[in-house]
């Protein structure tokens, strides 16, 4: 410190996740120890039972118990029992201190609670310290003991008696209160302090071992406490008004003390947008966690404060409570009861029980440390020390160390005679003992106090000596023995993110923090081997903070990604020229003061280290004080014009409002003139018209909008504003002086304005038109189109308040390169031209900005002020509330839900976008398909099988170039299991083939004849074993090879250098050109490579060279006749070599290019023509059935052998082909011209038979020699006369020929008879541009033979058209859009069904919450009253005085009743909403998305 995730891929926006630290945690797996820490976060839920507060006998009565002593009694004695407060001491009791600390919890509380600083001239303070005085006299109870009594019990009544340091009264008294009457000295407004004088008030306690401890009043100090205030210290404005004791004043009451605190009486104030009431929700802090830090989140433990102590209330008591282990009352719970009554309070320590994912022992000491009490031993102390549990956390220590290779077995894995790996790991050899165990020794914590001695001394204490005291605990520590012995797990290995292989499973099962894995070769799921990280742990889960600069003070943004208000005026705030000067409030410096103790941080020290703990520091950024300083803010006082505004003086304009006035144009009327059709559309149709329309004239009505000018213009705050004139009125600019002097910007809230459209009332009403109706169009069409038409479109008034109200760009001011163009001023005049100023706008510089792109009119550099925004859906919904007659505005969530959604710009692709080129694309032609029959293939149907593949274009006469059996993969059935076929071993054999025969459908089974080779080693063959063998069985979506297509299209790429933040561009684009990315010019490109051309074959003309089996012109010889024959070597042809064309030459155009056009010569002309060649890649195209192959599958069977069936099936559909419908033609006869091929299991002539098919027989040729073999169309002669015919030939019966074991299923041919649909072929649609199309024949491959009419060759005759490129199709470039990228067969919306969630309404319903209003009022304080009681004074008594029970009031918890509020749960039913591989119904968006999309409105 960063990563992962939107795309095909970029960059920014922008959420989501992840790595990191933490924790009072909890869960799953594991677990050796030791040290320090920590430990109900939930139910402040309820609590059994033990403890947690007592102590003083030096306060007092006393003695029940205990223990001593004495006496007595009984016993001999030990004893036992009585008596005696006589002594230690003490239960209960008076009394005196403490029990307001110490301990728990966080319920409530948004507050002076807390935190921080001041203040208190408005206080109080037991013990405690200092000081100063005092401690006189009296008197009356009461408890307890005793008696008697109630009651179950808690508890209590009466009587009698007694004591105090309990209670009371007198005396004295002042530096103490209180009043009065002076001085003085200060300060902060009331006032404080001080001092003198008078007169009234208040006190007291003893005990003592005589050293002392007490007591009382006054003052001081300390320490604790109360109050006041500045300042800080949550959310929510879908909580905007709140407040009657409320705010202030006088009085007077209460308080320890101010103060409405509380009360009368008087005024109406108080608080609030700097957020007040009212909701919600929390204890604050110091601190802790985390962070570069600024922040954010926490508030366990320690540690300060505050609030509580079963829920509420109340007061006593006392210095301190309204009191955790005190009182009284209500109230809800639980227990006890003899039913009458009564008890209780763990949020003290333990411990239970309940809740919960979850938190510990019913321990031990008062040793230390502290606290109460005591004069002191001491006593009490669940406070505190300790110890038990618990890996809950931090932190240290261990499981061993060194050498050891045969790199053992094993166990994984692979390319599998073998190597990798675990792995020096182990065995093994040395060595060492921390830790565990076992012996043995053993602390520090302790030092005092107090008691006793001894010394000093300022009477308070101090120094010494002696005693004595440890829960922890026989614990840390020490030493010794023994002996590798007692001690390794989790987690993860697909990126992120260290860490990979195998096997299982097959979108199952499962996995996931995001992204995402799994549908048969999963590094992701599950195992297992290995490997990585941590490590007595180690993962998950939660929850913080970090990354996240993703709320952005440090540190964000707003034109298009979310985000500028619709415009202004203008109020409160914020900011605000110049010069001087005072002021010091901010601001800054120094000083004091505070900022607890722990905690962080530095330095050192203790525990073997270390966590831990101690010492010092330093720090705690803060808060008040004070002292100075005076640049900048603030103030304030003076002053200035440059900011702003004012007169004046011109000028501009569709600026507002208002009345008048105009012409064109449309509608309707009403005359007229004319006759049949108008109008409409893509094309119709609805409508209108002989009742006279359209059209045309001329008049007259009406409303509504102003053509031309009109522009990239002007004016206005938007929003909008245009015909002429008038009136009234705003406002901008310009010159130039004067004139105020800062009078400025900028505005939350407010207040005005605001298009359309909607509402109200009235008017109007041509024209256009939502609804509505007709006509079309469609599958439908509630819709585009058409014809009609109603509100509204206009006025007046009065709502509404919204738009893509856009420049998607808030106002203001200041500064920052040009260049042009307009408007309007100004420089006297001015069509030039200049210069300056407001304005409107285009281009471009720096900067800027994700980029597009802005760029003096900023989206630039700064400032100041509003607004706004934080992922995308749900939502601009819903509750609320405020507006509005209503439609609705406006403010404005959640909850679920997704990992994206959005921007800009890039290649692509595509587009019922645009340009522009090609191409038998189309068009122009010829000839077909498509209609008939029939052949083939192919669906589909049938079938025991009808084997299998190929399925638009690119499948269908296709794999198959040849299914009667084989073939053959398929079906029947009958066999076989190391197999039909391969290689190695072992063994065992002489066979095995072959012939015979028997059974059998055959394969096969048995029988018989036969009876190995080699000297051996072995071979060969068979059988048996055992590794394997086969498999046209599965995946072409694992694969290689091969192929088809786009397409013989002209494309596809790098190198390097520029461009750009990239992704990519540029070269390849752009003008020409071309068949071509062919070439040429130009260019930030310059060059290469795969494509194209070229190089090869062929065919076309010459040249040559050879001249058999081929040629024969010329010479000779023969033949009926033939190069047959001598020869020849010219032609032709054959085979080889060569030339031959390159836009090379003239001439136009063209940029002095490429090229193009037109000529000449030439066998040939502009790639001559034909072929071979197919670029980067598409199509998960085709093929595991040409082969190969890698996984799975099968093994007496999916292999293999065999017989016979099927592949030939037939209501049917499609494809490709023949063959026809005929006279350009059938048939008969005669005649002529070919090329390329094939031939030994073969071509086969010549003859001969047969009407043919063929047959006899066989000459010749392994072939430029013989053969197949006659080429046909064609030409010449007849004949057919337009008929279903002398076309057509299909079907169908009969006879044969040939192949072949074998033609039934299922072959070809031949001959004789039979003569079917078919007269030219509907939408559609195919092929071709020359030797082509058409047409005619003829080989040849496969092949026993053929279903051939097919395929491949091969040559004969041979045409017709092409203006053109508008269209259709395909496709190349360039360009635009673009929500696509699986790429338009794409992507998408919305109803409607079904399923799941989670909201919201809703008749009601159920509950809490704060308040109010009455009613009722318990305890208590306080007031009255006190007829009734009463020890203390007064009084000889009577009786007073005082107090009190009771009663009355007033406040009051709680309850009760009643309306609302407000919040929350549930509720039939309803509403959208959001998700759910493959439902329906359309096709609204994205492309000009097929009506261009959007905003507001009805």
């Nucleotide at each position: 410190a960063g990563a992962g995730u939107u795309u095909g891929a970029u960059c920014a926006u922008g959420g989501c996740u992840c790595a990191g630290g933490a924790u009072g945690a909890a869960c799953g797996c594991u677990a050796g120890c030791g040290g320090c820490a920590a430990g109900c976060u939930u139910a402040a839920u309820a609590c059994a039972u033990g403890c947690a507060a007592g102590u003083c006998g030096a306060g007092g009565g006393g003695c029940a118990g205990c223990a001593u002593g004495a006496a007595g009694u009984a016993g001999c004695a030990a004893u036992a029992c009585u008596u005696u407060g006589a002594u230690g001491g003490c239960g209960a009791c008076c009394g005196g201190c403490a029990a307001a600390c110490g301990g728990g919890u966080g319920c409530g509380g948004a507050a002076c609670a807390c935190g921080u600083a001041c203040a208190c001239a408005a206080c109080c303070u037991u013990c405690c310290u200092u000081u100063u005085a005092g401690u006189g006299g009296g008197g009356a109870a009461u408890a307890g003991c005793c008696c008697a009594g109630a009651g179950a019990a808690a508890u209590u009544u009466g009587g009698a008696u007694u004591a105090a340091u309990a209670c009371c009264c007198c005396g004295u008294a002042a530096c103490a209160u209180a009043a009065c009457c002076g001085g003085g000295u200060g300060g902060c407004a009331u006032c404080a302090c001080u001092u003198g004088g008078u007169u009234a008030u208040u006190a007291u306690a003893g005990c003592u071992u005589c050293g002392g401890c007490g007591c009382u009043a006054a003052a001081u100090g300390a320490u604790g406490g109360g109050u006041g205030u500045g300042c800080g210290u949550a959310u929510g404005a879908u909580u905007a008004g709140a407040u009657a004791g409320u705010u202030g004043g006088c009085g007077a009451g209460g308080u320890a003390a101010c103060g409405g605190c509380u009360c009368a009486c008087c005024a109406a104030g108080u608080c609030u947008a700097c957020g007040a009431u009212c909701a919600u929700u929390a204890g604050c802090u110091g601190a802790u966690g985390u962070g570069a830090g600024a922040g954010c989140a926490u508030g366990a433990u320690c540690a300060g404060c505050c609030a509580c102590a079963c829920g509420g209330g109340c007061a006593c008591u006392g210095a301190g409570a309204c009191a955790c282990g005190g009182g009284c009352c209500c109230g809800a719970c639980u227990c006890c009861u003899a039913c009458g009554g009564g008890a209780g309070g763990c949020a003290g320590c333990a411990g239970u029980a309940a809740g919960g994912a979850a938190u510990a022992u019913u321990g031990g000491u008062c040793a230390a440390u502290g606290g109460a009490c005591g004069c002191a031993a001491g006593u009490c102390u669940g406070a505190a020390c300790c110890a038990g549990c618990u890996a809950u956390g931090c932190c240290g220590c261990g499981u061993g160390a060194a050498g050891g290779a045969u790199u053992a077995a094993g166990g994984u894995c692979c390319u599998c005679u073998g190597g990798a790996u675990u792995g020096u790991a182990a065995a093994c050899u040395u060595c060492u003992u921390u830790u565990a165990u076992c012996u043995g020794g053993g602390a520090c914590g302790a030092a005092a106090a107090a008691a006793g001695g001894u010394c000093u001394u300022u009477c308070u204490a101090g120094a010494c000596c002696c005693c004595u005291u440890g829960a922890c605990g026989g614990u840390a520590c020490c030493a010794g023995a023994u002996g590798a012995a007692u001690a390794a797990g989790c987690a993860c290995c697909g990126g992120c993110u260290a860490a990979c292989u195998c096997c299982g499973u097959g979108c199952c099962a499962g996995c996931a923090g995001c992204c995402g894995c799994g549908g048969u070769a999963a590094u992701a799921c599950g195992g297992a081997g290995g490997g990585u990280g941590c490590a007595a742990g180690c993962g998950u889960u939660a929850u913080c903070c970090g990354g996240a600069u993703u709320c952005a003070c440090u540190g964000g943004g707003u034109u298009u990604a979310a985000a500028g208000g619709g415009u202004g005026c203008g109020u409160a705030g914020g900011c605000g020229g110049g010069u001087a000067g005072g002021u010091a409030a901010g601001u800054c410096a120094g000083u004091g003061g505070u900022g607890a103790a722990a905690u962080c941080c530095u330095g050192g020290a203790g525990c073997u280290c270390a966590a831990c703990u101690c010492c010092a520091g330093a720090a705690c950024u803060g808060c008040c004080a004070u002292u100075g300083a005076u640049a900048c803010u603030a103030u304030c006082u003076a002053u200035c014009u440059u900011g702003a505004a004012u007169a004046u003086u011109g000028u501009g304009g569709a600026g507002g409002u208002a009345a008048g006035c105009g012409g064109a144009a449309u509608a309707u009327g009403u005359c007229a003139u004319g006759u049949a059709g108008c109008g409409g559309u893509g094309a119709a149709a609805u409508g209108c018209u002989u009742a006279g329309a359209u059209a045309u004239g001329a008049c007259a009505u009406a409303g509504a909008a102003c053509a031309c000018c009109c522009a990239u213009u002007g004016c206005g705050a938007a929003g909008g504003c245009a015909g002429c004139u008038u009136a009234c009125u705003a406002c901008g600019c310009a010159u130039a002086u004067a004139u105020u002097g800062a009078c400025g910007c900028u505005g939350a809230g407010g207040c005005a304005c605001g298009a359309a459209a909607g509402c109200g009332u009235g008017g109007g009403g041509a024209u256009c038109a939502a609804a509505c109706a007709g006509g079309a169009u469609u599958a439908g069409a509630u819709a585009c189109c058409c014809u009609g038409g109603u509100a509204g479109u206009c006025c007046a008034c009065g709502c509404c308040c919204u738009a893509a109200a856009c420049g998607a760009u808030g106002g203001a001011u200041a500064c920052u390169c040009g260049a042009c163009a307009u408007a309007c001023g100004c420089g006297a005049u001015a069509c030039a031209c200049u210069g300056u100023g407001u304005g409107u706008g285009u281009c471009u510089g720096a900067g800027c900005g994700a980029a597009a792109g802005c760029a003096u009119u900023a989206a630039g550099u700064a400032u100041c002020c509003c607004a706004c925004c934080u992922g995308g859906g749900a939502a601009g919904u819903a509750c609320g509330u405020u507006c509005g007659c209503a439609a609705g505005a406006a403010u404005g969530a959640a909850a679920c839900u997704c990992a994206a959604a959005g921007g800009a710009a890039u290649u692509g692709g595509c587009g019922g976008g645009g340009g522009u080129c090609c191409g038998c694309a189309c068009a122009a032609g010829c000839g077909g398909u498509g209609g008939a029959g029939u052949a083939u293939g192919u669906g589909g149907u049938u079938u025991a099988a009808u084997u299998c593949g190929a399925u638009g274009a690119u499948a269908c006469g296709c794999g198959a170039g040849g299914a009667a059996c084989c073939u053959u993969a398929c079906c029947u059935g009958g066999g076989c299991u190391a197999g039909a076929c391969a290689u190695a071993u072992a063994c065992a054999g002489g066979a095995a083939a072959a012939g015979c025969g028997u059974a059998g459908a055959a394969a096969u089974a048995c029988g018989c004849u036969c009876c190995c080779c080699g000297c051996a080693a072995g071979g060969u063959c068979u059988g048996u074993a055992u590794a394997c063998a086969g498999g046209u069985g599965g995946u072409g979506c694992a694969u290689g090879g091969u192929u088809g297509u786009c397409g013989u299209c002209a494309g596809c790429u790098c190198g390097u250098g520029u461009c750009g933040u990239g992704a990519g561009a540029u070269g390849u684009u752009g003008g020409g050109u071309u068949a071509a990315g062919u070439c040429c010019c130009g260019c930030a490109a310059c060059g290469a490579g795969c494509g194209c051309a070229a190089c090869c074959c062929u065919c076309g003309u010459c040249c040559u060279a050879u001249g058999u089996u081929g040629c024969c012109a010329g010479c000779a010889c023969g033949u009926a006749a033939u190069g047959g024959u001598g020869g020849g070597a010219a032609c032709u042809c054959a085979u080889g070599g060569g030339a031959g064309a390159c836009u090379g030459c003239c001439g136009g155009g063209g940029u002095c290019a490429a090229c193009u056009c037109g000529g000449a010569g030439g066998a040939a002309g502009g790639u001559g023509g034909g072929g071979a060649u197919g670029a980067c890649g598409u199509c998960a195209a085709a093929u595991c059935a040409u082969c190969a192959u890698g996984c799975c599958c099968c093994u007496u069977a999916u292999g293999u052998c065999u017989u016979g069936g099927g592949c030939u099936u037939c209501a049917c559909g499609c494809a490709u082909g023949c063959u026809a419908c005929a006279a350009u033609g059938g048939c008969c006869g005669g005649u002529a011209c070919a090329a390329a091929g094939g031939g030994c299991u073969g071509c086969a002539a010549u003859a001969c038979c047969g009407c043919a098919a063929g047959g006899u027989g066989g000459a010749g040729c392994g072939a430029a020699u013989c053969c197949c073999a006659u080429a046909a169309a064609g030409c010449c002669g007849g004949u057919c006369u337009c008929a279903g015919u002398u076309c057509g030939g299909a079907u169908u019966g009969g006879g044969g020929u040939c192949u072949g074991c074998a033609a039934c299923u299922c072959g070809a041919c031949c001959c004789c008879a039979u003569g079917a649909a078919g007269u030219c072929g509907g939408a559609g649609u195919c092929g071709c541009u020359a030797g082509u199309a058409a047409u005619c024949g003829u080989a040849g491959a496969u092949c026993a033979g053929c279903a051939a009419c097919g395929c491949u060759a091969c040559g004969g005759u041979g045409a017709a058209u092409a203006c053109g490129u508008u269209c259709c199709c395909g496709g190349g470039c360039c360009u635009u859009g673009u929500a696509c990228a699986c790429a338009c067969c794409g992507c998408c919306c919305g109803u409607c069904a079904a399923g799941u969630c989670a909201c919201g309404a809703a008749a009601g319903u159920c509950g809490g919450u704060a308040a109010c209003a009455c009613c009722c009022g318990a305890a208590g304080c306080c007031g009255g009253u006190g007829g009734c009681c009463u020890a203390a004074c007064c009084g000889u008594a009577a009786g007073g005085a005082a107090g009190g029970a009771g009663c009355c009031g007033u406040c009051g918890a709680a309850g009760g009743u009643g309306g609302g509020a407000u919040c929350g749960g549930u509720g039939a039913u309803u509403g959208g909403g959001a998700c759910u591989a493959a439902g329906u119904c359309g096709u609204a968006a994205c492309a000009a998305g097929g009506u261009a999309g959007c905003c507001g409105u009805a």